[in-house]
Molecule: transfer RNA
Organism: Candidatus Parcubacteria bacterium
RNA sequence: GCGGGAGUGGUGUAGCGGUAACACGCCACCUUGCCAAGGUGGAGAUUCGCGGGUUCAAAUCCCGUCUCCCGCU
Numbered sequence: 001g002c003g004g005g006a007g008u009g010g011u012g013u014a015g016c017g018g019u020a021a022c023a024c025g026c027c028a029c030c031u032u033g034c035c036a037a038g039g040u041g042g043a044g045a046u047u048c049g050c051g052g053g054u055u056c057a058a059a060u061c062c063c064g065u066c067u068c069c070c071g072c073u
Stems, first nucleotide, its partner, number of pairs: 001072007010024004018056001026042005049065005
């Protein structure tokens, strides 16, 4: 230099044009003599790496760009 993959709450992931979901973690309450476990509810991603474009509508499609990983030269 060329090609491919990945980037989404604090963490790990899902979602593949139409309200961003789940688990763990966090907070409150219930339960228990206490802890743990269990149950219920809640907060948390203004902008889904960033900037543009297409579309009535983009995490999703297109272009550029940044970081990481793999391969080729």